This is a predicted structure of a 73-nucleotide RNA (transfer RNA) from Ostreococcus tauri.
[in-house]
Order: sequence, then C1' cells, then structure tokens
RNA sequence: UGCGGGGUUGAGUAAUUGGUAACUUAUUAGGCUCAUAACCUAAAUAUUGUAGGUUCAAGUCCUACCUCCGCAC
Repeated sequence: UGCGGGGUUGAGUAAUUGGUAACUUAUUAGGCUCAUAACCUAAAUAUUGUAGGUUCAAGUCCUACCUCCGCAC
C1' cells in the first nucleotide's frame, strides 16, 4: 500500500434479504436454606465504533473516516 473479516448492555454472542434489539453470564433485590452455594422470580444496564446519505422506517443498504484481526507485497 492492496484485499478480506470484525466493532451491538459490565463481559461473551445473536438479530430471518430493512419493521422498533434478544440470549448466556455478571450485578442488584426478593424467595428457598440453620447458613453459604446451587435453584426459582423480578429489576436495572445499549445514543448498535464516528459522521453523513437513502427510506414512512436503518444494527441491517450506500459513502467517508477511526480502530482491531488476518492474508498478500
């Protein structure tokens, strides 16, 4: 320098050819227990890397940039 693949709650990952973001774990509260763990219930936590564009509607499509990983030189 070129090509390819990633960036989404604290952490790890989903999201059906665009229709209002879900799961596991962790955290907090309650239940259960002599008690802890496990188990059960509930709650909170995301300006979907940044900035624009298209659209009635964008995590998803388009453009530029930032950043990480890999390949080639």
Its Rfam family is "tRNA". By type it is a transfer RNA. RNAcentral holds the sequence, with entries from ENA. Lineage of the source: Eukaryota > Viridiplantae > Chlorophyta > Mamiellales > Ostreococcus.